[in-house]
RNA sequence: AAAUUUCAUUGCCAAACCUGUCGUAAGGCAGGGACGGAAAACCACCGGACUUCAAUCAAGACCAGGAAGUUAGCCGGGUUGUGUAU
Repeated sequence: AAAUUUCAUUGCCAAACCUGUCGUAAGGCAGGGACGGAAAACCACCGGACUUCAAUCAAGACCAGGAAGUUAGCCGGGUUGUGUAU
């Protein structure tokens, strides 16, 4: 330095829920909190899921198609990082 592993240490992150706030919404941010995580750090490239708008339809909803967005703690992929043991 690389690979495998989590068996070691220092620790690190923070689900649900509650409060406040932003957003039409999905959801995001801050505080509390701790289900879990060896990349639960970052990235929307691929797929999945979710939200909104428009259009079509006699009306409404759903599906397919069009547009915009959310989800990285849904999966895959890319980049970076820690370090017990072998």
Molecule: c-di-GMP-I riboswitch aptamer
Organism: Desulfogranum marinum